The RNA shown here (c-di-GMP-I-GGC riboswitch aptamer) has 113 nucleotides and comes from a Woeseiaceae bacterium. It was read from a public genome assembly, where an Rfam model found it. The model forms 91% of the base pairs in the Rfam consensus. Rfam family: c-di-GMP-I-GGC riboswitch aptamer. Its family is annotated with cyclic-di-GMP binding in the Gene Ontology.
[in-house]
């Protein structure tokens, strides 16, 4: 260098239940094992999730302005423009996951060469 036994010391710890963090996604501890030879690190490229924040659009709902239209009228009713409250979709942004892939770093034990 390449590999991972039906060896042998030890590790790690999905789901899921409690505590806490967070707006979320998820993080941390503690209990639990589906799994894993790097499931040690590291968010560096794709992915993928999220929406406090941002742009642009749409939908709906109310207020107000103008006009039009029907009515004897009170008044109802369409339409622009706007303000706002709710939804949603897209961009940017910021976050999360290294147990999605993929890159960089380092690594136990042991087998081959």
């Nucleotide at each position: 260098u390449u590999c991972g036994a039906u060896a042998a010391a030890g590790g790690c710890a999905a789901a899921c239940c409690c505590a806490g963090c967070a707006a979320a996604a998820g993080c941390u501890g503690g209990g639990g094992a589906c799994g894993c030879a790097a499931a040690g690190c590291u968010a560096c490229g794709g992915g993928u999730c999220c929406u406090c924040g941002c742009u642009u659009c749409c939908u709906c709902c109310g207020a107000g302005c103008a006009g039009c239209c029907a009515u004897u009228g009170a008044u109802g009713g369409c339409u622009c423009c706007c303000c706002g409250a709710a939804g949603g979709a897209c961009c940017c942004a910021a976050g999360a996951u290294c147990g999605c892939c993929g890159g960089g770093c380092u690594g136990c034990c042991g087998a081959a060469g």